[in-house]
RNA sequence: AGAGUUUGAUCCUGGCUCAGAACGAACGCUGGCGGCAGGCCUAAUACAUGCAAGUCGAACGCCCCGCAAGGGGAGUGGCGCACGGGUGAGUAACGCGUGGGAACAUACCCUUAGGUGCGGAACAACGUUUGGAAACGAACGCUAAUACCGCAUAAUAUCUCCGGAUCAAAGAUUUAUCGCCUAGGGAUUGGCCCGCGUUGGAUUAGCUAGUUGGUGAGGUAAUGGCUCACCAAGGCUACGAUCCAUAGCUGGUCUGAGAGGAUGAUCAGCCACACUGGGACUGAGACACGGCCCAGACUCCUACGGGAGGCAGCAGUAAGGAAUAUUGGACAAUGGAGGCAACUCUGAUCCAGCCAUGCCGCGUGUGUGAUGAAGGCCUUCGGGUUGUAAAACACUUUUAGAUGUGAAAAUGAUGAUGGUAGCAUCAGAAAAAGCUCCGGCUAACUUCGUGCCAGCAGCCGCGGUAAUACGAAGGGAGCGAGCGUUGUUCGGAAUCACUGGGCGUAAAGCGUGCGUAGGCGGUUUUGUAAGUAAGAAGUGAAAGCCUGGGGCUCAACCUCAGAAUUGCUUCUUAGACUGCAGAGCUAGAGUAUUGGAGAGGUUAGUGGAAUUCCGAGUGUAGAGGUGAAAUUCGCAGAUAUUCGGAGGAACACCAGUGGCGAAGGCGACUAACUGGACAAUUACUGACGCUGAGGCACGAAAGCGUGGGGAUCAAACAGGAUUAGAUACCCUGGUAGUCCACGCUGUAAACGAUGUAUGCUAGCUGUUGGAAGUCUUAGGCUUUCGGCGGCGGAGCUAACGCAUUAAGCAUACCGCCUGGGGAGUACGGUCGCAAGAUUAAAACUCAAAGGAAUUGACGGGGACCCGCACAAGCGGUGGAGCAUGUUGUUUAAUUCGACGCAACGCGAAGAACCUUACCUACGCUUGACAUACCAAGUUUGAUUAUCAGAGAUGAUUUUCUUCAGUUCGGCUGGCUUGGAUACAGGUGCUGCAUGGCUGUCGUCAGCUCGUGUCGUGAGAUGUUGGGUUAAGUCCCGCAACGAGCGCAACCCUUAUUGUUAGUUGCCAUCAUUCAGUUGGGCACUCUAGUGAGACUGCCGGUGAUAAGCCGGAGGAAGGUGGGGACGACGUCAAGUCAUCAUGGCCCUUACGCGUAGGGCUACAAACGUGCUACAAUGGUAGUGACAGUGGGCUGCGAGGCAGUGAUGCCAAGCAAAUCCUAAAAAGCUAUCUCAGUUCGGAUUGUACUCUGCAACUCGAGUACAUGAAGUUGGAAUCGCUAGUAAUCGUGGAUCAGCAUGCCACGGUGAAUACGUUCCCGGGUCUUGUACACACCGCCCGUCACAUCAUGGGAAUUGGUUCUACCUGAAGGCGCUGCGCUAACCGUAAGGAGGCAGGCGACCACGGUAGGGUCAGUAACUGGGAUGAAGUCGUAACAAGGUA
Repeated sequence: AGAGUUUGAUCCUGGCUCAGAACGAACGCUGGCGGCAGGCCUAAUACAUGCAAGUCGAACGCCCCGCAAGGGGAGUGGCGCACGGGUGAGUAACGCGUGGGAACAUACCCUUAGGUGCGGAACAACGUUUGGAAACGAACGCUAAUACCGCAUAAUAUCUCCGGAUCAAAGAUUUAUCGCCUAGGGAUUGGCCCGCGUUGGAUUAGCUAGUUGGUGAGGUAAUGGCUCACCAAGGCUACGAUCCAUAGCUGGUCUGAGAGGAUGAUCAGCCACACUGGGACUGAGACACGGCCCAGACUCCUACGGGAGGCAGCAGUAAGGAAUAUUGGACAAUGGAGGCAACUCUGAUCCAGCCAUGCCGCGUGUGUGAUGAAGGCCUUCGGGUUGUAAAACACUUUUAGAUGUGAAAAUGAUGAUGGUAGCAUCAGAAAAAGCUCCGGCUAACUUCGUGCCAGCAGCCGCGGUAAUACGAAGGGAGCGAGCGUUGUUCGGAAUCACUGGGCGUAAAGCGUGCGUAGGCGGUUUUGUAAGUAAGAAGUGAAAGCCUGGGGCUCAACCUCAGAAUUGCUUCUUAGACUGCAGAGCUAGAGUAUUGGAGAGGUUAGUGGAAUUCCGAGUGUAGAGGUGAAAUUCGCAGAUAUUCGGAGGAACACCAGUGGCGAAGGCGACUAACUGGACAAUUACUGACGCUGAGGCACGAAAGCGUGGGGAUCAAACAGGAUUAGAUACCCUGGUAGUCCACGCUGUAAACGAUGUAUGCUAGCUGUUGGAAGUCUUAGGCUUUCGGCGGCGGAGCUAACGCAUUAAGCAUACCGCCUGGGGAGUACGGUCGCAAGAUUAAAACUCAAAGGAAUUGACGGGGACCCGCACAAGCGGUGGAGCAUGUUGUUUAAUUCGACGCAACGCGAAGAACCUUACCUACGCUUGACAUACCAAGUUUGAUUAUCAGAGAUGAUUUUCUUCAGUUCGGCUGGCUUGGAUACAGGUGCUGCAUGGCUGUCGUCAGCUCGUGUCGUGAGAUGUUGGGUUAAGUCCCGCAACGAGCGCAACCCUUAUUGUUAGUUGCCAUCAUUCAGUUGGGCACUCUAGUGAGACUGCCGGUGAUAAGCCGGAGGAAGGUGGGGACGACGUCAAGUCAUCAUGGCCCUUACGCGUAGGGCUACAAACGUGCUACAAUGGUAGUGACAGUGGGCUGCGAGGCAGUGAUGCCAAGCAAAUCCUAAAAAGCUAUCUCAGUUCGGAUUGUACUCUGCAACUCGAGUACAUGAAGUUGGAAUCGCUAGUAAUCGUGGAUCAGCAUGCCACGGUGAAUACGUUCCCGGGUCUUGUACACACCGCCCGUCACAUCAUGGGAAUUGGUUCUACCUGAAGGCGCUGCGCUAACCGUAAGGAGGCAGGCGACCACGGUAGGGUCAGUAACUGGGAUGAAGUCGUAACAAGGUA
């Protein structure tokens, strides 16, 4: 410090996720030791048991034990129990933090001054009696005190009307002292008040009646509405009152670079609470955790009459929970209470126990050790790896263990911890390693298993038969007594942005203005000192963090010192800047004067054109409307046309990126009223300004209310069309509405998707409104101010773009945004007559949604161009019969593959057996075939015959022959049989694991690269543009310059020709023959080698002087002459595992091998490709010439003979320019005469021929006979541009035989092309795009099904709160007190005082009634989200087919 994830790729925006640190944690696996820490986060739930606050005999009496000394016990009395310890429920508060303040108290402690005299009456204990189950009492009697009371004394105390009045004490005793009372001061601690700070919500906006203040009184330790009476009507609040929700606060802790964010365990300070609520008592202090009273809930005891209790003290139990320890030791230390003290008490505390909960430290050994052992794993089978790892040898002993010794913590004594820490000795490598991960992020890879299953997953995503992603193993990486997972917090996240973000198009500028509060504010000067700056003082607890020392062997930990604590308060100084106060100024702002421009606004009036309607005239059959029609109007006279009239609405031309207005918006003319802006001028005011939360006003269209008006147009509606449907688009009608007045609504893509104001920052140009100057004055030019536009520089921007009218550089203020969906929705509030508007969430869900630009692809977008693409022609297919292939069906099997073009006369250049892969049946099992081993035979091959069998095969048998090499060794090889094992074998699967080969776009003209340049980048440029070409062919231009693969050319063939060569070819001349037959010749033809030739080379025109094009000459051939081979980058997971090869998987007495028979030839039906026809351009009969490729020995076969013929028999020649095989159509003659025929030949019968082991299933051919459909073929569709189509025959491969197919060959030999609008395909440029699996794309909504969360909902349950009323425990207060009464007064009666009792107001719990609010449940219901293959349509994206 970043990384992954939106895309085909890119940049940006933006969310999600990860890597880090931390924890009072929990869970999983594992676990050696020690030190230091920590340990109910949940139920402030309920608690058994024990302990946690007592002490003092030096205050007092009594009782018990004891000879005594002394000890013990319960009481009276004193002090303490308000500390210490726990918890965080409540509390949003002067509760806490911080800094101040005045009207207070303070036991014990310190200090100062003074005092401590004299009396009295009781009550516990105790005793007697007595009640009760108990708890606990009751009556009578006795008694002491430092308990209680009175008197005296009385100030530097208190009160005061200033005269005075009032108030105290306690003793003990060992004679040292310890106490007691009053008053002053101090210290400590506490109470009270104030400034500032302290969570979220406005879908909480008003709250308040002791409320706010005053006077007086009461009350308190003390101020105060703290309480009361009276008076006044205040007080708080947008700087957020009130209400709701949540929460103890802080020092600190975690994180972070910091600013911040989160948090408030342990330790420390404060607060609050003690079963729930209320209350007071005592006391210095409490409204009291281990005290009291009352009420309530709960638990326990009970003799049913009554009683007892409060672990949020330490342990512990139950419950809850993912989860948190021992019913331990000691007061030795530190501290606390009491005591003169000894001492007692102390679950505070100090220690120990449990727990890897955390942090820190240590160990589980060290050295040597290669045959790189064995085993495991992988393997290309060679090896590699685990791995110096182990073993083995040598050594060490930390820790743990054993034995011995043994501290400090304590100053004189006292040690729970603890015989602990430490030290010494001993034995022995001995007792001690796991966890997670290995696709990317992110360090680390292979094999097997599995087969979208099982599973993984933090995000992206893995898994559908070769998974580095699942599971296992081997190996590796990381950390290590731990390692992972989960949860939470901060970080990364500049993703709430103070530091440090944005708002034209990504989320985001209010529709517009006016203006309140607020924020901000020109220039000069004086003062002030609130802000500000500097200095000083106080405070900012300790601990912690940080720095530097020190102590435990180190560290964690502990300790000392410092720094820091960014804050608050006080004082002093400064006076720039801001504020405040005063005085000025004129540059901002405004006023006045003059002037012109304008659809600015309101009201009233006026006008013409047009539509419609009405009346009348002319006039006749249609009009209207559309893509085409129809509905509609019209002979009752329409449309058309002329005249007249009515009525409403809108204002052509002018008219313009012209004008005006804040925006919405404003358009005939005239008048009245009226707002604003602009220019010029000089005078005046003197900062009067800018922005603007709330607020107020205006605000298109549609809509609503009332009343008018109603010509046109026109939602709804009706009809006609279109359509599969058409609740639409089109047409004919047509009502609200559109218009006016008044009122409401308050929204729009209210857009410049750009808030307002001010200043600054290059220009050029157009237009509009003024002004000034000038000239050569219908006007031009220069300058200047205000508006509206275009282009463009710097700068900015993700890019597009903006650019003095900024989206540039700055300032001020306001508004708004924070992933997509849910949703601008629900609920609540406000507004509205309603429609609805405004304000505005959450659950849930996704990993994206989005902006700009790029390359493609696509478009029922555009431009240009090409192609038998259309058009123009010729001939076909589709109808018939047959052949052939396919589908389907059938079958035991009908083997398999190929499926739009680019499968279907395709693989198959040839299924009767074989082929053959299929079926049935029968056989074989190291196998039909290959290599290797052992044993035997060691001879193999041919052949005869018999038996069994369908055959394969098996058994027997006859005859002939007797393997090769040799070093001469049964040496080597070969063969056969038998055996065992490795293996053979597979047309079994996967063409979506592959190689190779092939098809296709397409012989289309394209596809790329290097360097440079442009762009943030993907990319662009080059390759685009202007011409041209068959062509990215060439030329020109150009930030490009070059190059490669393609094109073309080079190759073959064909067309012309020279030359060379003439046999098997040829024959002009000579001879010869039936015949180039022979001699001869090589001129010609031909053959086949090698050359020539064609290049826009020449001429003219055109073009840009180019490339080229047009025409011409010459030429056999002319503009690539014709044809072929040749197929760029790539596309289709195209085809082929059945040509072959091959990974993986599968079968192994079978999915292998062999044999016989059958099948691939089936047949209702459908399709493709062909053949033959339907006839006269023909058929039949006769006659009849002319080819070129080729092929030939198991062959081609002349010729002859036989047969009607297929063919048979005999047979020459030829391994071929030598021999053989060979044309048909055409032409000529005759006939047929338009008919199912002398067309057509299917089908069938009979008889034959040939091939073959064999033609039944299932071959081809021949003869005779038979003579079907068919009379030119619907929609649709195919081929072809010249030696082509059409037509005619010929040859070849395969092959025993079988050809309408395929491949090749020649003969005869046309028509047409205006042209590129349209169909199809392709190319280039451009445009749009929400497509990129790329339009066979993407994608929307209803319905149906499942799941989830949520709104409404009759009602119902619970919490909380408010108001009114009722009730009124305990308690203190007030009044009363006729009952009772020791101290004082009084001789007494009695009094003072007190107590019980009574009454009153206050008040907790409780009750009644009615509201508010929150939450739960709910029949039914609304929409929403999600879910591989549901239904209906096709709304959007291209002009998306109606933008």

The prediction has a mean pLDDT of 85. Small-subunit ribosomal RNA from a metagenome, 1443 nucleotides, folded computationally. The sequence is in RNAcentral, with records from SILVA. Rfam family: Bacterial small subunit ribosomal RNA. Rfam links the family to the GO terms ribosome and structural constituent of ribosome.